[in-house]
RNA sequence: GAGUUUGAUCAUGGCUCAGAUUGAACGCUGGCGGUAGGCCUAACACAUGCAAGUCGAGCGAGAACGCACUUUCGGGUGUUAUUAGAGCGGCGGACGGGUGAGUAACGCGUGGGAAUCUACCUAGUAGAAGGGGAUAGCCCGGGGAAACUCGGAUUAAUACCGUAUACCUCCUUCGGGAGAAAGAAGGCCUCUCUUUGAUGCUUUCGCUAUUAGAUGAGCCUGCGUAAGAUUAGCUAGUUGGUGAGGUAAAGGCUCACCAAGGCAACGAUCCGUAGCUGGUCUGAGAGGAUGAUCAGCCACACUGGGACUGAGACACGGCCCAGACUCCUACGGGAGGCAGCAGUGGGGAAUAUUGGACAAUGGGCGCAAGCCUGAUCCAGCCAUACCGCGUGUGUGAAGAAGGCCUUCGGGUUGUAAAGCACUUUAAGCAGGGAGAAAAAGUUAUAAGUUAAUCCCUUCCAUCUGUGACGUUACCAAAAGAAUAAGCACCGGCUAACUCCGUGCCAGCAGCCGCGGUAAUACGGAGGGUGCAAGCGUUAAUCGGAAUUACUGGGCGUAAAGCGCGCGUAGGUGGUUGUGUAAGUGGAAUGUGAAAGCCCUGGGCUCAACCUGGGAACUGCAUACCAAACUGCGCAGCUAGAGUACGAUAGAGGGGGGUAGAAUUUCAGGUGUAGCGGUGAAAUGCGUAGAGAUCUGAAGGAAUACCGGUGGCGAAGGCGGCCCCCUGGAUUGAUACUGACACUGAGGUGCGAAAGCGUGGGUAGCAAACAGGAUUAGAUACCCUGGUAGUCCAUGCCGUAAACGAUGAUUACUCGGUAUUAGUCUGACUAGUGCCUAAGCGAAAGUGAUAAGUAAUCCACCUGGGGAGUACGCUCGCAAGAGUGAAACUCAAAGGAAUUGACGGGGGCCCGCACAAGCGGUGGAGCAUGUGGUUUAAUUCGAUGAUACGCGAGGAACCUUACCUGGGCUUAAAUGUGACCGGACAAGCUGUGAAAACAGCCUUUCUUCGGACUGGUCUCAAGGUGCUGCAUGGUUGUCGUCAGCUCGUGCUGUGAGGUGUCGGGUUAAGUCCCAUAACGAGCGCAACCCUUAUCUUUAGUUGCCAGCGAGUAAUGUCGGGGACUUUAAAGAGACUGCCCGUGUAAACGGGAGGAAGGUGGGGAUGACGUCAAAUCAUCACGGCCCUUACGUCCAGGGCUACACACGUGCUACAAUGGUGAGUACAGAUGGUUGCUGCUUGGUGACAAGUUUGCUAAUCUAUAAAACUCAACUCAGUUCGGAUUGAAGUCUGAAACUCGACUUCGUGAAGUUGGAAUCGCUAGUAAUCGCAUAUCAGCCAUGAUGCGGUGAAUACGUUCCCGGGCCUUGUACACACCGCCCGUCAAGCCAUGGAAGUUGGGAGUGCCUAAAGUCGGAAACCAUAUAGGAUCCGCCUAGGGUAAAACCGAUAACUAGGGCUAAGUCGUAACAAGGUAACC
Repeated sequence: GAGUUUGAUCAUGGCUCAGAUUGAACGCUGGCGGUAGGCCUAACACAUGCAAGUCGAGCGAGAACGCACUUUCGGGUGUUAUUAGAGCGGCGGACGGGUGAGUAACGCGUGGGAAUCUACCUAGUAGAAGGGGAUAGCCCGGGGAAACUCGGAUUAAUACCGUAUACCUCCUUCGGGAGAAAGAAGGCCUCUCUUUGAUGCUUUCGCUAUUAGAUGAGCCUGCGUAAGAUUAGCUAGUUGGUGAGGUAAAGGCUCACCAAGGCAACGAUCCGUAGCUGGUCUGAGAGGAUGAUCAGCCACACUGGGACUGAGACACGGCCCAGACUCCUACGGGAGGCAGCAGUGGGGAAUAUUGGACAAUGGGCGCAAGCCUGAUCCAGCCAUACCGCGUGUGUGAAGAAGGCCUUCGGGUUGUAAAGCACUUUAAGCAGGGAGAAAAAGUUAUAAGUUAAUCCCUUCCAUCUGUGACGUUACCAAAAGAAUAAGCACCGGCUAACUCCGUGCCAGCAGCCGCGGUAAUACGGAGGGUGCAAGCGUUAAUCGGAAUUACUGGGCGUAAAGCGCGCGUAGGUGGUUGUGUAAGUGGAAUGUGAAAGCCCUGGGCUCAACCUGGGAACUGCAUACCAAACUGCGCAGCUAGAGUACGAUAGAGGGGGGUAGAAUUUCAGGUGUAGCGGUGAAAUGCGUAGAGAUCUGAAGGAAUACCGGUGGCGAAGGCGGCCCCCUGGAUUGAUACUGACACUGAGGUGCGAAAGCGUGGGUAGCAAACAGGAUUAGAUACCCUGGUAGUCCAUGCCGUAAACGAUGAUUACUCGGUAUUAGUCUGACUAGUGCCUAAGCGAAAGUGAUAAGUAAUCCACCUGGGGAGUACGCUCGCAAGAGUGAAACUCAAAGGAAUUGACGGGGGCCCGCACAAGCGGUGGAGCAUGUGGUUUAAUUCGAUGAUACGCGAGGAACCUUACCUGGGCUUAAAUGUGACCGGACAAGCUGUGAAAACAGCCUUUCUUCGGACUGGUCUCAAGGUGCUGCAUGGUUGUCGUCAGCUCGUGCUGUGAGGUGUCGGGUUAAGUCCCAUAACGAGCGCAACCCUUAUCUUUAGUUGCCAGCGAGUAAUGUCGGGGACUUUAAAGAGACUGCCCGUGUAAACGGGAGGAAGGUGGGGAUGACGUCAAAUCAUCACGGCCCUUACGUCCAGGGCUACACACGUGCUACAAUGGUGAGUACAGAUGGUUGCUGCUUGGUGACAAGUUUGCUAAUCUAUAAAACUCAACUCAGUUCGGAUUGAAGUCUGAAACUCGACUUCGUGAAGUUGGAAUCGCUAGUAAUCGCAUAUCAGCCAUGAUGCGGUGAAUACGUUCCCGGGCCUUGUACACACCGCCCGUCAAGCCAUGGAAGUUGGGAGUGCCUAAAGUCGGAAACCAUAUAGGAUCCGCCUAGGGUAAAACCGAUAACUAGGGCUAAGUCGUAACAAGGUAACC
C1' cells in the first nucleotide's frame, strides 16, 4: 500500500496478501564452472579403522628376516644394527578437535580492582662441590581361561636420597633458623705404545637458586543480561565480628566462640525456559527475532562422586569408587565409553566418503635429520545457498503444414519453423602446460662467536632435490548447431483469456470466495504472463503492523476512568539570592579483539570470493572545563496552600420529641341488597346486614400543597415541624504562618436496592404461594387474596446502566441568556442550566461545568466468542465478591451517520376501501373451466391478488401437439453439381382401414443442343423436443397511483442531502407563496377519437314541410334542402363574466349557455417491482433426436367420473307464467352469401321459382313495454333437468361425440350457513338484437349495440390498498425480515471426579563405596617426616517416612464450541404487541 464487516458511507478493529531472509524439507525438472555450506531430531546406542606421541645428543639392555664368509653341518662370525619391539627417565597427553546436556549465574558482555601463580620463551645475577643406596627391564621360578600378577637374583641414569655451600629467597620471638643442582654432545691439548678411554680446557645444549619481563591462568567488583505474583515472604554457616585452620591468592572457604543479623514489591524465594557474546536476518530508523558456519568466553565428555600427578586438570581418547548398559569368560573373574575423523543402527520431513596427503599452514617431541598429527590442506557426494556462463547468431512471408479459436470473412501460434548464410563459448575428443617451493641437505668461501680451531648462526654461490590435489588452472588445433529448458501462474488483490469437459459432483482456495448445464476460479487444450537451471509448495523470522505506539496509539457512545473519599511509599512541584557539581553540555585520554557491515584501492577474464588501507563500533572508564536548566545545601519572599475574625444560604449528617391528612382494622349508630373488579368476566365480600354514611378508638408507615433543569453532600444519597450535638461551603475586611502543595501503587473508611444473622414491629404495598380469568398452552401480562420483605435496633454483605457511560488538580481561551447565594448595588465572586463562536471530533455532538489549548500524577484498553467462566488463592455465616486464564472456534464482532423497507409508531390525504344502498355468489339443476382420480392416451401451458367461460374468437375427421396400429427415409419448399433412364401425368384393376403397395393400358414436343420428368450421390433439412432461471418481442400487476430523475450551484470527510422540504391549494410534484437553490426531462394536464349543441357546404340509395301527380296502401313519382339524417369543415367552455373569502394560487355561490369547473366515455400506462407469464403465436443462443423426439395414414383420446373449487345460465314464481293482439331501436353482416314469393309439413325444415341485393337502395319478426283474457299460492298453467319415441339439418362420416324440431316424461328447487362479489347515473338492475370464429356446433361464453331505467353516500372511527412528512429499528433476500433458549443427533477441545500411574525437587531418619583431611599403641621396615592396617569427620549412592508440587489416564459427570433444511415455544429488534436494560 491492497483485499475483507455495509444496500452504500466514514471511522474503529481484527484476519489476509504483495517484500526480504533460511544450516531448510517436499513436488516437478535438471547443461557447466567457481565460492561457501551440509544431524537443527535421540547429550540415543555403537561394529571396524584411524585421531598423541616423541627423544639413543638422559640410561641399561637388545632381537629377527635377508645378505656375505665359514662350518665338525649342530652351528658360528660379520653385516643387518646408532635397527625393531619393550623398559627406566624427560617433555608433551590441561593444546588442537567435538558438543551445547547443564547453567538465570560474576556464566557471559563491558569497565574497573588487589591479596596471586605461571612449564617452555627473553633479559639479568649467582652457582653447578662431594657422596650413597635402590629399582624396572633382562634372567630364573610360580599362579591365572584371560586381564594380569607374585617370588628370587642382578643392573644403569639428566630416576631417587643425604652432606657441603647460599649472591639471593623464605620464616623469625630479630637472637637466629631453613632450603639447591645433572649431566650430555662436538672439538682441542695432555696422558697412555696404538685403539678404546680417562683427566684438563673449550663451544653448544641441559641443570640449580633468584630478579624482572612476556604469555597464560586464578580471584573480587560497578553496570547490563528472558518469563510467571494464579510463586510474598526467604535464610542457621544463614549476616557480621574475634581467633585458628586452609589456599598460589582475598574471603564463612572451613572450624570454635560471640552478636542477631542478612535478602525482598527497584520483585527476594519458588516454578518453567535458555549456553553468553562479536555478530546474523529484518527494519527508514528506533526496534523485533535469532546465536548454524567463522571468532572470543563458559560448561560438559556413558550417569554420579572423588582425588592423584603436574607449571597448569579435579583431566574427551588418565586413575579410583558407585550405578545403568554392552561385550568376553574355563563362572573364579575381567573389559569398555565416537558430544575426535570416517562409518553403522535408531529417531526423523531432513543433512555427505569406513577417501588422499603431511606438499603447504600450524602443533608435540627432538641439536638435527626426522617421526607423529582424521588439526589442517585437498579430493568425493548433494542445485542446499550465492555468483558467473551456455542451451546458438543473422536472414527468412508462400505469413507453409499442423494445432487452437472463429462473426466462417479470417485471426493466432508466427520470423516462430523449414530453407539459406554464419559462429564455436561451455561440454566432448586429442595435445601442450604454469604457480603454489620456500626450505632442508651437500660442497666451497666470507662474516659473527671463541684466546683459537671446532660446533653454531648469517650472506652469496654450486650441486642434489621435495606436490596429496593432478588427466590442475590456463593456452591452443580440428570437427560439427552439433550434447544442453523447465517450473509456476493467468476471478480480484496481481502481470497474464479463450475453447472443450464436468454440473454444489469431481474438485479448487493465502483472504474474499468459485462449482447446482453457457465456470476467464474445477480438469484438459491452445494462447499468454512471470522467473529461469531452476521453479513452486510447506515451515520459520522480521517487515508491512502507528496491531504494545521511546521515536509513535488510545479510554463520553467503537475495547478502555477504580462507585466515592482519606492517605503511605513513589512521581511532580511557586519565587529571589548564594554555594555545590549528581544529572546536563564541552574538548581530551584509555578501551571498545580479529573477522563481519560501510567507504576506497588491489587480485582471480567479470562476479560471488579473497586481500591492503580507512571509517565506524552510537558504549564504558578516567581526569579537566562550564554553571543556563533540573537536583542537593543554606538564607529569604508571598501571588499557591493554610489559620484567626465578621456575615450568609442550605431536604448536609446523628439523636430526641411532636403534628395533621389519608389508608386499614375494631366498636357503636343509621340503613338495605348488593358491593367489588374487568376489555368482558369470575374468584372474593354481603341478609350471621356488606358496600354507603356518622361517631369513637387503635396502630404502623409516609410527609400532599410549598416544590422549582431550586438547594446541600465526596459519592451512595437527603424533603412535615421543634430542640440538642456536628461536618462542609460561600463571601467580606484585615492580620499571621511561609511552599506547609498536587496526585496517589499498596492500605484504610464510606458505599442504593436486594440478601443474611439476632431481637422487635407490621397500617399500606408486596417476591413466593393460592384461586379466578385469558389462551392451543399461560408455571405470565389482568383480577381477588397473601407470606417473607419493606420499618426500628445491632452486626454482616460490598455490589448496580454505583452514569455526565466523561479520574483528580492547575492555568489559559468569542458572545448571549436564565437562575441560586453573598455583598458597600458600579460591578464582582462562587455555584446550577440553556443557546452559540473558534477549536476539537468518525460523526452525532462538545463548546469557560470542554470532549478546546497546555502541564502533573493515578487507573484502565489491545478482534469477537469461549468468559468475567475454569482452576488456585484471599474475603464472606451463606448467597456470593475480588483476582482471573487456556484449549477450541469465527472472519468478522462493534460505533456513528445515510438511503430504503417495515412497525399491533405518530400526523395529513385519497380510492365502491369501509359506511349508506341496489343486485348477486355460496344452497338446487344444468353449462363451462380447473384440481384430483382414472386411462393405452385422457397432449401442453396458465396456479394468491395478477390461474380456473384463461391461451381456445368455436376438439365428430381435420385441427392435434397425445395413445394404439400400419407405413416412409429426404416427403413439402428451394436450388447447385454429376451420372443414369424416357417418359411423367391421367385412367382402370387387385390387396388394404387408409396411407400405400402390386399390376394393366395409353402416351409428348424437339431446331437433337435441350425443355420436362423419375432415380442415385453431395450440400442444404425437419422437431408443438429441453431451458421464459441464457434472451428479443409481447403481456399482466402495483396503477391512470403521482410520482421518478437530471444539469449546474450550494452543502457534508463520505454514503448522501438540497432542489422534490415548509404554509396553502388541487383529481394531480396542479398551481401559488416562502426558500441555497436556479432550471430542465420522463410522467400529470392538454393535443387525438367518440358523444352532447349550433353553423356552413353537399344532397343519393337517406329525408318529405310546402307545391303537383298517383295508389286499396306505402317519398310511389315529379320535384325540394326547409326538417331529420349522412359526412366533411368550423364554432363552442376559458374559472372568460359577476358576488364573497383569500397575499396569491384557488375555493364557494350565481348569471348566461346545449354543455360549467377534467361536461360523459375511450385511446394513452413515467423510473421501476414481482429471475411475474409466454422457447406451444413468432424470432433466437445453447443442448438434445436424425430408418426418429422427423414425416404419412386409420381408429381412439383431449368429451372419462366416488369427489372438491371457480365462473356462469335457468329457476324457485303473481312486479309472475300462459294465450291473443298492438308498438318503438341501434350497431353490424351478407354472392359457395343474405333472401323474397309459391307449395308442403304441427315444427325443425324441405321443394320449386330465380324476385331483389356486391348493399344509406335488397335482406335479417327486436324483446321487455302496452291492451285483453283466464290462472290464485300449490311443488302449481311455477320450474324445466332427466328420459322414451319420432324426426330435420350440416357434413365422406353425428356410436364414442353435434345442434335443432315434435309428442310424451316432469328431478332438484319454496330465496340459500360461515363467508364473499359488483356497482355512485343513463350507472346498477332488467330486456332483447348483432357480430367474429364457423360446413355444423356443444355460445348459457366473448365482443359490441340499443330499449326500459332506480336507490344511496351522515361521514373517514374501523377492514383493504395507495401517496406525502416524521419517528424507532439489531431489517437490506428488506417483517413471508431478523432472532433466543431448552430438548434430540453427530463431531471437537476443556473442567470436576472414586481411583490407577509416572516425574522432578526438598526435608527427617537409617546405611554408606572410593577419597582428601584429622588421629593412632600392636604388624612390616632401611627405625624415620616410612609402609600396611585401624578409628573418626564429610559424602555419591541405596533404603525408609510423612506431606507438598507437576503431569498422564479413568467409570461417571458438567457446561462450552461447531454442524443447509429435526422438536417445542416466540424472549429480543417497531410502543416487538407487558418499553428495554443493569